About this RNA
A computed fold for a 680-nucleotide part of an RNA from a Bacilli bacterium, annotated as large-subunit ribosomal RNA, domain II. Taxonomically the source falls in Bacilli (Bacteria, Bacillati, Bacillota). The prediction has a mean pLDDT of 86.

Context: one part of a larger RNA
RNA sequence: GCCGGCGAGUUAUGUAUACAUGCGAGGUUAAGGAGAAGAUCCGGAGCCGUAGCGAAAGCGAGUCUGAAUAGGGCGUUCAGUAUGUGUAUGUAGACCCGAAACCCGACGAUCUAGCCAUGAUCAAGAUGAAGUAAGGGUCAAACCUUAUGGAGGUCUGAACCGACGUUCGUUGAAACGACCGCGGAUGAAUUGUGGCUCGUGGUGAAAUUCCAAUCGAGUCGGGUAAUAGCUGGUUCUCCUCGAAAUAGCUUUAGGGCUAGCCUCAGAACACUACAUUUUGGAGGUAGAGCACUGAAUGAAAGCGAGCCGCGCCAAGCGGUAUCAAUUUCAAUCAAACUCCGAAUUCCGAGAUGCUUAUUCUGGGAGUCAGACUGUGGGAGAUAAGUUUCAUGGUCAAAAGGGCAACAGCCCGGACCGCCAACUAAGGUCCCUAAAUUCGCGCUAAGUGUUAAAGGAUGUAGAGAUACUUAAACAGCUAGGAUGUUGGCUCAGAGGCAGCCAUCAUUUAAAGAAUGCGUAACAGCUCACUAGUCAAGUGUCUCCGCGCCGAAAAUUUACCGGGGCUAAGCGCGAUACCGAAGUUGCGGAUAUUUCUAAAGAAAUGUGGUAGGGGAGCGUUCCAUUAGCAUAGAAGCCAUACCGGAAGGAGUGGUGGAGCGAAUGGAAGUGAGAAUGCCGGC
Numbered sequence: 001g002c003c004g005g006c007g008a009g010u011u012a013u014g015u016a017u018a019c020a021u022g023c024g025a026g027g028u029u030a031a032g033g034a035g036a037a038g039a040u041c042c043g044g045a046g047c048c049g050u051a052g053c054g055a056a057a058g059c060g061a062g063u064c065u066g067a068a069u070a071g072g073g074c075g076u077u078c079a080g081u082a083u084g085u086g087u088a089u090g091u092a093g094a095c096c097c098g099a100a101a102c103c104c105g106a107c108g109a110u111c112u113a114g115c116c117a118u119g120a121u122c123a124a125g126a127u128g129a130a131g132u133a134a135g136g137g138u139c140a141a142a143c144c145u146u147a148u149g150g151a152g153g154u155c156u157g158a159a160c161c162g163a164c165g166u167u168c169g170u171u172g173a174a175a176c177g178a179c180c181g182c183g184g185a186u187g188a189a190u191u192g193u194g195g196c197u198c199g200u201g202g203u204g205a206a207a208u209u210c211c212a213a214u215c216g217a218g219u220c221g222g223g224u225a226a227u228a229g230c231u232g233g234u235u236c237u238c239c240u241c242g243a244a245a246u247a248g249c250u251u252u253a254g255g256g257c258u259a260g261c262c263u264c265a266g267a268a269c270a271c272u273a274c275a276u277u278u279u280g281g282a283g284g285u286a287g288a289g290c291a292c293u294g295a296a297u298g299a300a301a302g303c304g305a306g307c308c309g310c311g312c313c314a315a316g317c318g319g320u321a322u323c324a325a326u327u328u329c330a331a332u333c334a335a336a337c338u339c340c341g342a343a344u345u346c347c348g349a350g351a352u353g354c355u356u357a358u359u360c361u362g363g364g365a366g367u368c369a370g371a372c373u374g375u376g377g378g379a380g381a382u383a384a385g386u387u388u389c390a391u392g393g394u395c396a397a398a399a400g401g402g403c404a405a406c407a408g409c410c411c412g413g414a415c416c417g418c419c420a421a422c423u424a425a426g427g428u429c430c431c432u433a434a435a436u437u438c439g440c441g442c443u444a445a446g447u448g449u450u451a452a453a454g455g456a457u458g459u460a461g462a463g464a465u466a467c468u469u470a471a472a473c474a475g476c477u478a479g480g481a482u483g484u485u486g487g488c489u490c491a492g493a494g495g496c497a498g499c500c501a502u503c504a505u506u507u508a509a510a511g512a513a514u515g516c517g518u519a520a521c522a523g524c525u526c527a528c529u530a531g532u533c534a535a536g537u538g539u540c541u542c543c544g545c546g547c548c549g550a551a552a553a554u555u556u557a558c559c560g561g562g563g564c565u566a567a568g569c570g571c572g573a574u575a576c577c578g579a580a581g582u583u584g585c586g587g588a589u590a591u592u593u594c595u596a597a598a599g600a601a602a603u604g605u606g607g608u609a610g611g612g613g614a615g616c617g618u619u620c621c622a623u624u625a626g627c628a629u630a631g632a633a634g635c636c637a638u639a640c641c642g643g644a645a646g647g648a649g650u651g652g653u654g655g656a657g658c659g660a661a662u663g664g665a666a667g668u669g670a671g672a673a674u675g676c677c678g679g680c
Stems, first nucleotide, its partner, number of pairs: 001680006011092013026048003032042003052059002062074004095233002098230001102223006113197009122187001124156003127152001131148006160184003164181002167178002199215001201211002208217001236615006246259005260367002262364007272357001274353009287340001288338002293334003297330005304323002306320005370395010400411003415587004420583003426577003429562003435574001437573006448564001454548002458545002461542007475532005481505003486500003511526001515524002588605007616669001618666007626658002634653005640647002
């Protein structure tokens, strides 16, 4: 892992409620007794109801409060009760499994820590302390030399004890090891045997270390089915309705309670609900505005202040490219501004449509993590598949078609069957169902088939304006001069470093010069003019589609692919395809209505949590009638029946029990629980 078996809402008792049955102003017994351990009978204690009010005495359809005959509170009509069944809930382990823990009592120092008693062990080598001896030395010493001597938590290094490093081992040879190196090795050494100390504890050269492969509190048993607002699991079928992820409170935030939303039963049936429309109101948003509150730009006037000047430096006067209240004019801005002010919305009323969709009472829930998307806002960076509100939608709990694929987008809501039809979104060259359809344009970029600021004689359309047969624009030919080298500056400054001025003359025209150039001149060129040529040319604005801007990592890879110049884009037209939509035919079922019934009609039949309803099957019991050695159960095979759970028939195997109908009772249905046991 698979297969098989086992495996989870039970039981008692109380309460509430629905239904069933009995009796009914009453209902009913409990313990106990009798009896076949039954049914049943006896048993009326007790309980509930029939009257309430008051703290109570008490009174009583009333009573309490009160001085009250007032007012007020609670009552005064309305059937209950016993048993059973279903559901929920309280108390119990209370659907099942699951802690880490806590407490009590025992058992452990044969491992290990420390200690006590008594024993044992440490090859070999090195070093050479004290002391001693001899000699030297001294007055005597000290001291020196040579021997001797054999100290030491001394040195090297086996046994022994340890464990610093790599490698190997890592389902190991081993639940801590092996090889090679490594540290200590007469000591705080190592070790044998016996003993002592323990769990709120012991022991500890101290690491929370060790106390039998167990240690921030040993192990075993018990309290014990501890508790678990947490995780997992919870077993047959069909029908019907169908949520929530919100509010308030919560030592509350992944839990609860009440409300909201769902369901079942009963009641109410009213112009109740809902929709459209008409109408009467509410309101201060969008927008707009500047009348208020503020912000803010320019102009004019300008209180006041600064600065400058005049003044006996006094009063004061004058000036001001300073600041500036305030007023006026012009033009603006605002979530916490409003002289204004919609749409939608909400409340009331009338009409129409629909027809219980509404409301109330009672039983049962689930939900309190929501997600994305459109719209209006806040937070954020007018970031986020971000976060937080409001208001719609979808998903959640919704399958089908489209978006290549793709919960939340678009279309559309699947009762079942059909080798029928029409459509939606979206599509119609091939993959791939349907137009290589029609008409008019655009695009040349494979744009389409990613993106901005910005840039550009791309191209289509529209408009404005200027020049133009008195010849424009472009090209070509020619001119482009004189005062003058303007003045200043400067080494120089002659159109062309810079500053100032920018005139005049001759002209068809020609700047005191547009650019290049020179040291400065020179030179080239332009503006401007004439000629030649011959028909449009220049500039600006708006708009359609394109261009550049445009770099990423396994492989083209930013159309799903092929590929396409339309099979791209815009406008228009006609066909067709296209879904579980709609229609057609057949069938099932729920509710309502009609009907004596059969049946018919209408409206429905996606669905998680969840409510309600109806069934199938298993084991046993009771009753009834049965089956079986001429072959029961079980098992194997099988093309049958039923809407499902399921049920038959036949054959084989098997070899002794078994099913049916009606009712009853449950150890009553497995695929999941890192489920338990067994097999492989």